[in-house]
RNA sequence: CGUUCAAGACAGGGGCGUCCGUCACAAGGCGGGCUGAGAAGCACCCUUUGAACCUGAACCGGAUCAUGCCGGCGGAGGGAGUCGAACGGGUGCCGCA
Numbered sequence: 001c002g003u004u005c006a007a008g009a010c011a012g013g014g015g016c017g018u019c020c021g022u023c024a025c026a027a028g029g030c031g032g033g034c035u036g037a038g039a040a041g042c043a044c045c046c047u048u049u050g051a052a053c054c055u056g057a058a059c060c061g062g063a064u065c066a067u068g069c070c071g072g073c074g075g076a077g078g079g080a081g082u083c084g085a086a087c088g089g090g091u092g093c094c095g096c097a
Stems, first nucleotide, its partner, number of pairs: 001088005008083003011047004016041001017034007053078003059072004
């Protein structure tokens, strides 16, 4: 320098809704149902090869007891990174012959 390729470490980013019951003056707590990886978990997901997540959006269509529940919007805009390994080749310097 080239080719191939992770895993891990560290660091960073992110979301947490809806319905019912119950307690409470309230804020909120607790239990259960729904979807989901995750609905506050020592968890989970994502980190530029970026659909994790945010914006548009109090959006549009459908379904649901209800809800980003599903689809559209949409590969639209934004979005959080460093450290490696194996193999092959090249060059310089030093030593020995």

The RNA shown here (TPP riboswitch aptamer (THI element)) has 97 nucleotides and comes from Shinella sp.
Its mean pLDDT, the model's own confidence on a scale to 100, is 79.
The source organism's lineage runs through Bacteria, Pseudomonadati, Pseudomonadota, Alphaproteobacteria and Shinella.
It matches the Rfam family "TPP riboswitch aptamer (THI element)". A reference for the family is Rodionov et al. (2002), "Comparative genomics of thiamin biosynthesis in procaryotes. New genes and regulatory mechanisms", J Biol Chem.